[in-house]
Bacterial RNase P class A from a Rhodothermales bacterium, 411 nucleotides, folded computationally.
Its Rfam family is "Bacterial RNase P class A". The family's RNA type in Rfam is ribozyme.
A source record names the gene rnpB.

């Protein structure tokens, strides 16, 4: 200096005009303030809050699963332990990084493609053995018994060797045996029990005892430990048109009546400038009014000050905690947060000067890079609040910082 990977930070700035949501002040329709994110996303975990359900216990179901710590809580985070992989290094020790559903298969049950005889308290395909027992063959014997010899087709022994497989009952050597085998022994490895030391702990280091040798899989059932009611602000609370429901009240008074009405009074309306007059009507209903409980549309609320942000100090390896100071930071409801313009910055491209710096300890000059100068383009990624927080995951142009690895660097 370039590239790659990983981790972290940032995710343009300042105005002007017009427009939009919310708040405040004015009511002259104006003035002032304020208005998206690191993920507002996925809705995957955990909470707050709200309503519903709920004596207590058990079964079942679901979730979590190394340790300690942090936290309101978590399946999140921090620091560690162990295992695996990668890099570096002397293929070492060590160091660095990444990954891990990382309790239990020595409780029980189950599973294991293909190959293989066999996939689990073994087995016998090839090969090995014949000590004992059976069997077979030969001999001795009058002879089935019995004795001697032989064979390994059958039976029997064996788990060393071969072969199959991802995996075949621990490894090496010796003893032992008919041949063999932890059958026995030494060493190594594993496991269990136990003791000592270190660590809060996971665990680490070491000693002793036991041939105990026990394969893999729990992201198979299962066992163990711990945890777990349900639904989500469209939760929920308040007010409440219309329509429907229920209840009550009103729809005149008098007389006569053959119960259909008739007459008078009174009231309303038409004709009319007004009175008289005259005409119509006085309804039991799909009527009018009042009240009531529930409640739709709609409105208000929940609603944004909160496990809050920032700065400083202290404690802690750290996650984080404590203290002091300071700040107020969208609340819409089919849903505002936009458009245009100016200046600047980042970035990209081009030009040119031979001015500065770097590659280099000194000198030299070329080349390259960076800066400075001029011109052009110009904010260009992912994305966009909807009750609120803590996390996780995913997306992301470009810039900056750090770590690791690899490469380049004139005479």
């Nucleotide at each position: 200096u370039u590239c790659a990977u990983c981790g972290g930070u940032c995710g343009g700035a300042u105005c002007a005009u017009c427009g939009c949501g919310c708040c405040g002040c004015g009511u002259a329709u104006g003035c002032g303030g304020u208005g998206a994110g690191g993920a507002a996303a996925g809705u995957c975990c955990g909470a707050a809050c709200a309503c519903c359900a709920c004596a207590g216990g058990g079964c079942g179901c679901c979730g979590u699963g190394c340790u300690u710590c942090c936290u309101a809580a978590c399946g999140g985070g921090a620091a560690g332990g162990c295992a695996g992989c990668c890099g570096u290094g002397c293929u070492g020790a060590g160091c660095g990084g990444c990954u891990g559903a990382c309790g239990g298969c020595a409780a029980g049950u189950g599973c294991a493609a293909c190959a293989g005889a066999a996939a689990g308290c073994a087995u016998u395909c090839c090969g090995g053995c014949c000590a004992a027992c059976g069997u077979c063959c030969c001999g001795g014997u009058c002879g089935u018994a019995c004795c001697g010899g032989g064979g390994c087709a059958c039976g029997g022994c064996a788990a060393a060797g071969g072969g199959u497989g991802a995996a075949a009952u621990g490894g090496u050597g010796g003893g032992g045996u008919a041949a063999g085998a932890g059958c026995c022994c030494a060493c190594c490895g594993g496991c269990g029990c136990u003791c000592c030391g270190g660590g809060c702990g996971a665990c680490c280091g070491g000693g002793g005892c036991g041939g105990c040798c026990a394969g893999g899989c729990a992201a198979a059932c299962c066992c163990c430990a711990c945890g777990g009611g349900g639904u989500g602000c469209a939760a929920g609370g308040c007010c409440a048109a219309g329509c429907a429901g229920u209840a009550c009240u009103g729809c005149u008074c008098c007389a006569c009546u053959a119960c259909g009405g008739u007459g008078g009074a009174c009231g309303a309306g038409g004709c009319g400038g007004c009175c008289c007059g005259u005409c119509u009507c006085g309804a039991a209903g799909a009527c009018a009014g009042u009240a009531c409980g529930g409640g739709u549309a709609g409105g208000c609320u929940g609603c944004u000050c909160g496990a809050g942000g920032c700065u400083c100090g202290c404690g802690g390896c750290g996650a984080c905690g404590c203290g002091a100071g300071u700040c107020c930071c969208a609340g819409a409801c089919a849903a505002a947060u936009g458009a245009u313009g100016a200046u600047c910055u980042c970035c990209u491209c081009g030009c040119a000067g031979a001015c500065g710096c770097c590659a280099c300890g000194g000198c030299g000059g070329a080349u390259g890079g960076c800066g400075c100068g001029c011109g052009a383009g110009c904010a260009g990624a992912c994305a966009g609040a909807a009750u609120u927080c803590g996390g996780c995951u995913u997306a992301c142009a470009g810039a900056c910082c750090g770590a690791u690895g690899a490469g380049u660097c004139c005479g």